Overview:
The RNA shown here (small-subunit ribosomal RNA) has 1396 nucleotides and comes from an uncultured bacterium. The coordinates come from a structure-prediction model, not an experiment, and the mean pLDDT is 82. The RNAcentral record of the sequence draws on ENA and SILVA.
């Protein structure tokens, strides 16, 4: 992070750990530093020491003598060397390359063994011989080195003697062992086996002297013991493949022998035929094991660098000598690859020792210094040696500490970033005061790491001894680290790095524009990016910080702790059964192997935990304690497990009686129906579809009747009925046959569950063989549908479907649900059996047990669901799953005849893939319900002709929006000029309009005049108002700050609008369900125009929608009485409310009133309401308006306005003139006028309404044929005007014509408006007289005073309306039905998308 929300699953982070790049980089202190090529190696240096084993023995130098070649003597010096001899060299030091092994751990044994040097103990240490290197002298060889002669010496060598407690052999005894045997007496016996000296001291004795002789050390021989060490040997433990199933000849096991330190096939010969594997043998494949160390709550998991412990290795194999220990890192021998010398004959080598170099690699140091410390070798010691180790020295590799400075410090300073321009922000941060000061630097001072040797003094021993030696005290030399740590003084220097969208802590300007790029995952980037880059901020850790890569962790994502399998991935298609797992009762008996509990012993050391200490701290070091095994011994318990004996029936199982079945398997066998043959009767069609066609029929088809022939399958009966283990069984009848069931007893005594391999069934479709073939029927032909139709319908049809024998072995082989036992409330059917009670009986009721189905409680479950048939709740036992694709594919194995079948992977590749469930939306799903939706109609559009928008297209420009309904007579309620936003052309920049500051000056206005298309420009004349007199208003002019922009974005907005739709909805509080999203109310039964209204209901109440309240009409009533109206009275006219009057009428506008399912009846649930009446002007919303819920359309407007951010400032602003917004092959929208007689035309005669009028409607007269002029009374309007209404009626005519329709076009001619009608205005008059004769597909409008007609008025407007906005006349059709098509609401199912 898959979803809006939930579950499964996967995939990513944060954590901790090591390395290696990056970008920095101040000390210091512990620690670590070839992980890769066990690749190859120049150079030095890592093992020698001992003169107290032993024998030889210079040299330089001094003097002295010479024949000058040399010789002699001293002193170096018994030195240096070398050799013989001892003792080391098998340690110390490195590396993992082999190894899957008794290699390693751990726990044992060795009675089957060895041990130098070391302790402790006992004894001995006698006497003799022979030779050898060195050296001498000759020779070979280029070297290495080697050979003959000859001399000599010992703690080299051989003989002898002696000798036990050794050792061997006899022989009995005690013990002790599972056994071979071991072990200790028996001073039992026989018989065998050693040795060497050096070296200090010294009284007394002997010796001529050496020396014997004492004495001390040391060395040397035995024997015993110990430590320490070392060989074998065994239990158990710890890597992955079965796409590796069988290995195995010395193999496995005896018997003799050999070898060994020792057991052994460790070798040999001979006999046997054995040994080892599924508890995984053999083979491949990885790898040195362990202590530990990372990680982890823990189990676990991953590792085996440094330190310690074994183990193997040593250039690559091989091999012995030597020696106490080697098959021996710096020994030998051979083989072999390499390098190097060489005289070509032959020689010499082995850094995986410290250093170093090459070379590989992302990577991994100095050719230091010291034996002063510890530690090892040798020596009696001094001592030598020692790249083991101490030290230094590179490397932020890593772990710890510490510093970059602390306090004060506000006019919040300056630069810097933002910004709403008001201010914020770096920020107490600096600056500056006070204070302090790691590292280096210079001066002075300066260790701890040193114990002690030797020697020397005191004391004890040993001894005869005051000698020597031995211990014990005390002085007592020697420092690489290093003039370092550390102390004083003075002086003084150091901060990077990642990150800021979410996970995650941290936000904002600019650039940029799916570009550059970013990115762990999800995901940013298409013009306002907190995701790029860069700037300021800011978080986060700090000499580091980030990346990479690797491991664990999170990841309960292999689930032992601690998981699943109806549907997410996952139950084998079923049976039977092997091996293994697991297993009933009895206070039955024994074992004690599991399990329990104690002792003991071990589990090194370091580490890790706790305690204490030590370095100023801490890392780090010391000491102390703890704590770790699936570990032996031992010694106790016996519940459960198990092993052995003994019993028992409840679990299995058998016998008996009884029912029910499509359980198999063979045989025979029926009737209906299809075809087909034949023959009859008949004729022209049939037959198939959604509608045809192909396709059979006059050669007689289809029908239709009768005879036959053949194959296949068995209606009805039939049933969520039976049977079987599944697959699967269905017409009767026999035969074999196989299980389950029910009863009642008798018998067996756990015989049981499951089941890894194995065997066997096993639909269909396929395959082999031989049949068989009616009919359906893949492939394939033909007809149709289609854009096409390899397909869905249709005519045909071959394989095959059927048998018979054999072979595939798969399926949604499903209940997507392994098999068993056992437990957990219920109701209801059905199938077979039993059994009880009542009944004469048929049959009913009530129970038990199998089976099979529905409903449901509890509890499960991610929801759906499932629920005694569990998907509850425990137990066994098997099978399987571990993202999704690739993929059940590829290899190999194995089965098949084949087709194909089991088994089964990687690479790659996504950040998902999937369940259930939820809301909405959609549906060529079903239901209700509404609407001029449809259907009935009236009257249009779509054809003309013209008017208007629009697209297209042309132009310099034809400004610009507006596009499905719901743009397109629409923004425009009115483009000649203006408007105007476009195009040219001409002018202008503080600017046509507006402010605030600052400076100047005041008529620069206006009028006239001149140039010019015009803005404009020059000239000329006139010359404001207020004052406190400073000035101020105002107006020009300059400078500045802004100013303007119908220039972009309507997808950065507000606002206002349209639409769905005046449709009847849309929420919400609190309850409540429900993991969740969400329900529920609001659903449901009625009603209703309406979520309107009663009723139910786990809902209750409430908001915005509905309706009402509001304007208008329609009846009355009161009021009011002009200008308005005249009914009754009077006056008058040629009529006329004309006049007096009246307030009755009609009207005006104000105010009641009135209609509310309120009356009755019915229907209905006694409700809501409905129907139907009756009063009423008006009846169920009285008509018609305004009134528009949550919301959708990223809808429509930056060109009403307003507004963020872009752009643009001599221009995308402003002014001015023409000029275009009017263009025209064309195609749409939306109107008008008309095709005609319901008419047109002339005459004549009537009735409205509701508006407008001083910038103005204009009246009478008069004048024009007429637009219209002239005139001007009246009206500022219930008074005057516009105003004539029109259709309608009377009368005339006209006679169906392209016309006395129709009027378009186009000519003169005018009239008005207004600076101006050329582009491009309206009207008039005469004259022209197109098209057009009722309009194709197709389509809108409209339910009553409404459609249709037919005048009247107003906005805008100088002047232009067929538009729009209103008025009023005349005035229909349909309204029974509910089909179908559209649309809207509300439900219920499903399932492909979607989810601001």
């Nucleotide at each position: 992070g898959u979803u809006g929300a939930u579950c499964u699953g996967g995939c990513u982070c944060a954590g901790a750990a090591u390395c290696a790049c990056g970008c920095u980089g101040g000390c210091g202190g512990c620690g670590u530093g070839c992980c890769u090529c066990a690749g190859a190696c120049a150079u030095g240096c890592a093992a020698g020491u001992c003169g107290a084993a032993c024998g030889c023995g210079a040299a330089a130098u001094u003097c002295c003598c010479u024949u000058c070649g040399g010789g002699g003597a001293g002193a170096a010096a018994g030195u240096a060397g070398a050799g013989u001899g001892g003792c080391g060299c098998a340690c110390g030091g490195g590396u993992g390359a082999g190894u899957a092994a008794c290699a390693c751990g751990u726990a044992g044994g060795u009675a089957a063994u060895c041990u130098a040097c070391c302790u402790u103990u006992g004894g001995a240490u006698u006497g003799g011989g022979a030779a050898u290197a060195a050296c001498c002298g000759c020779g070979a060889g280029a070297a290495a080195u080697c050979g003959c002669g000859g001399c000599u010496a010992a703690u080299a060598c051989c003989g002898a003697a002696u000798a036990a407690u050794g050792c061997a052999g006899c022989g009995g005894c005690a013990c002790c062992u599972a056994a071979u045997g071991g072990u200790g007496a028996c001073a039992g016996u026989u018989g065998u086996u050693a040795a060497a000296g050096c070296g200090g001291g010294g009284g007394a004795u002997c010796g001529c002297a050496a020396g014997a002789c004492c004495u001390c050390g040391c060395g040397u021989c035995u024997a015993a013991a110990g430590a320490g060490g070392a060989g074998c040997c065994u239990g158990c433990g710890g890597c992955g493949g079965a796409u590796u199933a069988g290995c195995u000849a010395g193999u496995u096991g005896g018997u003799a022998a050999g070898g060994u330190a020792a057991c052994g096939g460790c070798u040999u010969a001979c006999c046997a035929a054995g040994g080892c594997g599924a508890u995984g043998a053999u083979c491949c494949g990885u790898a040195g094991c362990c202590g530990g160390c990372c990680u982890g709550a823990g189990a676990g998991g991953g590792c085996g660098g440094u330190c310690g412990g074994c183990c193997a290795c040593a250039c690559u194999g091989a091999c012995a000598c030597u020696g106490a220990c080697a098959u021996a890192c710096g020994g030998g021998u051979c083989a072999g690859a390499c390098u190097c010398c060489u005289a070509c004959g032959g020689g010499a080598g082995g850094c995986a020792g410290c250093a170093g170099u090459c070379g590989g690699g992302a990577a991994u140091u100095u050719u230091g210094g010291g034996c002063a410390a510890u530690g090892g070798g040798c020596g009696a010691a001094a001592g030598c040696c020692u790249g083991a180790c101490c030290c230094a020295g590179c490397a932020a590799c890593g772990c710890c500490g510490c510093g970059u400075g602390a306090a004060g410090g506000a006019u919040g300073a300056a630069g810097u970033c933002c910004c709403u321009c008001g201010g914020g922000a770096u920020g107490u941060a600096a600056a500056c005061u006070u204070c302090g000061c790691a590292a280096g630097a210079a001066c002075g001072g300066g260790a701890a790491g040193a114990a002690u040797a030797a020697g020397u003094u005191g004391g004890u021993g040993c001894g005869a001894a005051u000698a020597u030696c031995a211990c014990c005290a005390g002085c007592g030399a020697c420092g690489a680290c290093g003039g370092u740590a550390c102390c004083g003084u003075u002086u003084g220097u150091a901060a990077g790095c990642u990150c800021c969208g979410g996970c995650u802590a941290a936000c904002u300007c600019c650039g940029u524009g799916c570009c550059a790029g970013c990115a762990g995952c999800c995901g940013c980037g298409g013009u306002a990016a907190u995701a790029c880059g860069g700037g300021g901020g800011g978080a986060g850790c700090a000499a580091g910080c980030g990346u990479u890569g690797u491991u664990c962790g999170g990841a309960u994502u292999u689930a032992c702790u601690g998981g699943g399998c109806g549907u997410a991935a996952a139950g084998g298609g079923c049976g039977c059964g092997u091996a293994g797992g697991c297993g009933g009762c009895c206070a039955c008996c024994g074992c004690a192997a599991g399990u329990c509990g104690g002792u003991u012993g071990u589990g090194a050391a370091a580490u890790c935990u706790c305690c204490g200490g030590g370095c100023u701290u801490a890392a780090c070091c010391c000491g102390g304690a703890a704590a770790g095994g699936u570990c032996a011994a031992c010694c106790g318990a016996u519940a459960c497990u198990g092993c052995g004996g003994g019993g028992c029936u409840a679990g299995a199982g058998u016998g008996c009686a009884g029912a029910a079945g499509g359980g198999g398997c063979a045989a025979c066998u029926g009737g209906a129906a299809u075809u087909c043959u034949c023959g009859g009767u008949g004729u022209a069609g049939c037959g198939g579809u959604g509608a045809a066609a192909u396709g059979c029929g006059u050669a007689g088809a289809u029908a239709u009747c009768g005879a036959g022939a053949g194959g296949a399958a068995c209606a009805c009966c039939u049933g969520c009925g039976g049977c079987g283990a599944a697959g699967g069984c269905g017409g009767g009848u026999u035969g074999c046959u196989g299980g389950g069931c029910u009863g009642a007893c008798a018998c067996u005594g756990a015989c049981g569950c499951u089941g890894a391999g194995g065997c066997g069934c096993g639909a269909a479709a396929g395959c082999u063989a031989g049949g068989g073939g009616a009919g359906c029927g893949a492939a394939c032909g033909g007809g149709a549908u289609u854009a096409g139709a390899u397909a869905c319908c249709c005519c045909g049809g071959u394989a095959g479907u059927c048998c018979u024998a054999g072979c595939c072995u798969u399926a949604a082989a499903c209940g997507a649900u392994g098999a068993g036992c056992g437990c957990u409330g219920g109701g209801u059917g059905u199938a077979g059996g039993g059994g009880g009670u009542g009944u004469u009986a048929a049959c009913c009721c009530c129970u038990c047990c199998u089976g099979u189905g529905c409903c449901g409680a509890a509890g499960c479950u991610a929801a759906c669901g499932c629920a005694u048939u569990a998907a509850g709740c425990g137990c066994u036992c098997c099978g399987c799953c571990u993202g999704g694709g690739g993929a059940g594919u590829a290899c190999g194995g194995u089965c098949g005849c084949a087709a194909g079948g089991c088994u089964g992977a990687a690479a790659c590749u996504c950040a998902a893939a999937g369940g259930a469930a939820u809301u909405g939306a959609c549906g060529g799903g079903g239901g209700c319900c509404c609407g001029c939706a449809c259907a009935a109609g009236c009257g249009g559009u779509g054809g003309a002709g013209c008017a208007u928008g629009u697209g297209g297209u042309u132009c310099a420009a034809u400004u610009c929006g507006a596009c499905g309904c719901a743009a397109c007579g629409c923004g425009a309620a009115g483009a000649a000029c203006c408007u105007u936003a476009c195009c040219g052309g001409g002018g202008u920049u503080u600017g046509a309009a507006c402010u605030g500051u600052a400076c100047g000056g005041g008529a620069c206005a206006g009028c006239u005049g001149u140039a010019g298309a015009g803005a404009u420009a020059c000239a000329g004349u006139u010359u404001u108002c207020c004052u406190u007199c400073g000035g101020g208003a105002c107006c020009c002019g300059u400078a500045u700050a802004g100013a303007g922009g119908u220039g972009c974005u309507g997808c950065a907005u507000g606002g206002c609008u349209g639409u769905c739709g005046u449709c009847a909805g849309c929420u919400c509080g609190u309850g409540u369900c429900g993991u969740g999203a969400g329900a529920u109310g609001u659903u449901g039964g009625g009603u209703u125009a309406a979520g309107u209204c009663c009723c139910g209901c786990a809902a209750c109440g409430a908001g915005c929608g509905c309706a009402a309240c509001c304007c208008u009409u329609g009846c009355c009533u009161c009021c009011u009485g002009u200008u308005g109206c005249u009914a009754a009275c009077a006056g008058g006219u040629a009529a006329a409310g004309c006049u007096g009057a009246g307030a009755a009428c009609u009207c005006u506008g104000g105010a009641g009133a009135g209609a509310c399912u309120g009356c009755c009846g019915g229907u209905g649930a006694u409700a809501a309401a409905c129907c139907g009446g009756a009063g009423g002007a008006a009846g169920g919303u009285g008509g018609g308006g305004a009134u528009g819920a949550c919301g959708u359309c990223a809808a429509g407007u930056c060109c009403u306005c307003a507004u963020g951010g872009c752009c643009u400032u001599u221009a995308u602003g402003c002014c001015c003139c023409g000029g275009g917004c009017u263009a025209c092959a064309c195609a749409c929208g939306u109107g008008c006028u008309a095709c005609a007689a319901u008419g047109g035309u002339c005459g004549g005669u009537a009735c409205a309404a509701a508006g407008g009028g001083u910038c103005g409607c204009a009246a009478a007269a008069c004048c024009g044929u007429g637009a219209g002029g002239u005139g001007g009374a009246g009206c500022u309007a219930a008074u005057c005007c516009c105003a004539a209404a029109a259709a309608a009626c009377c009368g005339a005519u006209c006679c169906c014509a392209g016309u006395u329709c129709g009027g378009a076009u186009u000519g003169c001619a005018g009239u008005c408006u207004g600076c101006a009608a050329c582009u491009c205005g309206a009207c008039u008059g005469c004259a022209u007289g197109a098209a057009g004769c009722u309009g194709g597909a197709a389509u809108c409008g409209c339910u009553a005073g409404u459609a249709a007609u037919c005048g009247c008025g107003g906005a805008u407007c100088a002047g232009c309306a067929u538009g729009c906005c209103g008025c009023g006349g005349u005035g229909a059709u349909a309204c029974a039905u509910u089909c179908c098509c559209g649309g809207g609401c509300a439900u219920u199912g499903c399932a492909c998308u979607a989810c601001c």